[in-house]
């Protein structure tokens, strides 16, 4: 500089090919269990899906831009 991947809950990550209620896991809260704490039940999703913009009834997914992280090329 070209190519390409990667960015979604605190953290590690599916969903994206094929548009239609944003989710696991762990971590955290609250509550019960216990003399206490731990562990263990039960209930919470805590989010600008990097960012701006377009497309469409509807975008996390489809298109343009552009950030910031990695790989190979020159």
């Nucleotide at each position: 500089g070209g190519u390409c991947c990667c960015g979604u809950a605190g953290c590690u990550c599916a969903g994206u090919c094929c548009g239609g209620u944003a989710g696991a896991g762990u971590a955290c809260c609250a509550c019960g269990c216990u003399c206490u704490u731990a562990a263990c039940g039960u209930g919470g999703g805590u989010g600008u899906c990097g960012c701006g913009g377009g497309u469409u009834c509807a975008a996390a997914u489809c298109c343009c831009g552009u950030c910031g992280g990695g790989a190979c090329c020159a």